[in-house]
Context: one part of a larger RNA
RNA sequence: CGUAUGGCGGAUGCCUAGGCUUUCAGAGGCGAAGAAGGACGUGGUAAGCUGCGAAAAGCUGCGGGGAUUGGCACACACGAGUUGAUCCGCAGAUGUCCGAAUGGGGCAACCCAAUACAUUGAAGAUGUAUUAUCUUGUCAUUUAUGACGAGAAGCAAACCCGGAGAACUGAAACAUCUAAGUACCCGGAGGAAAAGAAAUCGAAGAGAUUCCGUAAGUAGUGGCGAGCGAACGCGGAUUAGCCCAAAAGCUUUUAUAUGUUUAAUAGAAUACACUGGAAAGUGUAGCCAUAGAGGGUGAUAGCCCCGUACAUGAAAGGCAUAUUUAAGUGAUAAAUGAGUAGGGCGGGACACGUGAAAUCCUGUCUGAAUAUGGGGGGACCAUCCUCCAAGGCUAAAUACUCCUGAAAGACCGAUAGUGAACAAGUACUGUGAAGGAAAGGUGAAAAGCACUUCGAAUAGAAGGGUGAAAGAGAACCUGAAACCGUACGCCU
Numbered sequence: 001c002g003u004a005u006g007g008c009g010g011a012u013g014c015c016u017a018g019g020c021u022u023u024c025a026g027a028g029g030c031g032a033a034g035a036a037g038g039a040c041g042u043g044g045u046a047a048g049c050u051g052c053g054a055a056a057a058g059c060u061g062c063g064g065g066g067a068u069u070g071g072c073a074c075a076c077a078c079g080a081g082u083u084g085a086u087c088c089g090c091a092g093a094u095g096u097c098c099g100a101a102u103g104g105g106g107c108a109a110c111c112c113a114a115u116a117c118a119u120u121g122a123a124g125a126u127g128u129a130u131u132a133u134c135u136u137g138u139c140a141u142u143u144a145u146g147a148c149g150a151g152a153a154g155c156a157a158a159c160c161c162g163g164a165g166a167a168c169u170g171a172a173a174c175a176u177c178u179a180a181g182u183a184c185c186c187g188g189a190g191g192a193a194a195a196g197a198a199a200u201c202g203a204a205g206a207g208a209u210u211c212c213g214u215a216a217g218u219a220g221u222g223g224c225g226a227g228c229g230a231a232c233g234c235g236g237a238u239u240a241g242c243c244c245a246a247a248a249g250c251u252u253u254u255a256u257a258u259g260u261u262u263a264a265u266a267g268a269a270u271a272c273a274c275u276g277g278a279a280a281g282u283g284u285a286g287c288c289a290u291a292g293a294g295g296g297u298g299a300u301a302g303c304c305c306c307g308u309a310c311a312u313g314a315a316a317g318g319c320a321u322a323u324u325u326a327a328g329u330g331a332u333a334a335a336u337g338a339g340u341a342g343g344g345c346g347g348g349a350c351a352c353g354u355g356a357a358a359u360c361c362u363g364u365c366u367g368a369a370u371a372u373g374g375g376g377g378g379a380c381c382a383u384c385c386u387c388c389a390a391g392g393c394u395a396a397a398u399a400c401u402c403c404u405g406a407a408a409g410a411c412c413g414a415u416a417g418u419g420a421a422c423a424a425g426u427a428c429u430g431u432g433a434a435g436g437a438a439a440g441g442u443g444a445a446a447a448g449c450a451c452u453u454c455g456a457a458u459a460g461a462a463g464g465g466u467g468a469a470a471g472a473g474a475a476c477c478u479g480a481a482a483c484c485g486u487a488c489g490c491c492u
Base pairs, nucleotide, nucleotide: 001489002488003487004486005485006484007483013477014441015440018412019411020409021408022407023406024405025404026403027401028400029155030154037098038097039096040053041052042051044076045075048072049071059092060091061090062089063088064087068080069079070078103112104111105110113131114130115129116128117127118126119125133152134151135150136149137148138147139146140145141144159190160188161187162186163185170177174223200206201205210237211236212235213234214233220228221227241393242392243391244337249329250328251327252326255323256322257321258320259319260318261317262316264312265311270285271284272283273282274281286303287302288292294306295305296304342366343365344364345363346362347361348360349359352378373388374387375386376385377384428435429434448476451463452462453461454460
């Protein structure tokens, strides 16, 4: 070096229990009636996960269901169940301690109280209940206190509104500018939010708002640099208008009806032969189909099983709609909107950087008119046109997905796909904030090798048995290469 045969190793192939991305529908909140999240317990034996809470893998009622059953979890023991268990749905009970945590304290899951009642009495003992703060309402009186109610708080993925608000970066440096009103922080709300029925656009007239397309990278703006960047109009989605001592609407609530949802019920149709360990394969002959979606079954099954199509169904709870009962909200605000419009100074927003800069907001100083009036039409003036500010409400079209159900994929297939297919935010690391893995596959079925031998052996092996296969033996499908042997041959 070659051939053969092994070891080690875990690539590859096949698989999927988990992911990823969407679509449609639902839901869009939970919480002092104690949440989210935890600690500690809880099983006959019980370390982990799951469930549950001293009534502790559970208790009660109602409904479904009909033979098994005591979670993952395969063993032993002891039980439960046709007097209907386990299981599924709805409603309820219990629910230690911490946590907004709320009697006071505290180094979370601990410590210590007060008041009332009880444990025959007592106790530095035990049990039950109450006792935080703030806002607000009612009542009482001694008028600054008390009593009794109601509400709030905290958590949660994004979406929304408001307050406050960077820098890196780009400008090939950098200061106006940009990044960007972005990130981060704070407050608030809803299932959407916000906006909204013209003191609007405009120059033809149109006729609330929102969103999409276009207009258009146009008009503009800009150390006229980098860049920023409209509107009118047009085409669509969706349409809805109202109120001021009141309504629409909304929220809660009573009842009825209908629908829907949270368990379910029922559900067609195949035999034989052959090969094989096994038939669903092949052959022959049939059948059903409003069902030939899908999955399972010892290989590839419309007719074996679960299902699927069509149809049916609720004692109890939820939701929607309509009508209905009652209360609240709308609403400490308003009778047409005065310290307002407008003006000066300083800022900010408008695509618009002070510019010829209109328009909007306002920190400060001022300050009208009252429909015979007032605002706007991009400095300003006239004419003309148009509208009526300084009060309020308003669905839909729009945004998002922590979450639930159904469905899909020229998405992944265990170094991929989530970090996580497995006791995964686990093990482990760090004082901490935080960082953060690896790890899937026996077989159709454990039938998981009785028994014998070698051996110190519970190591390992040889027989033997199971099995289709053990060269499938648990370090278990396939089993590549690197690497390490053994035997033989050849070369140096």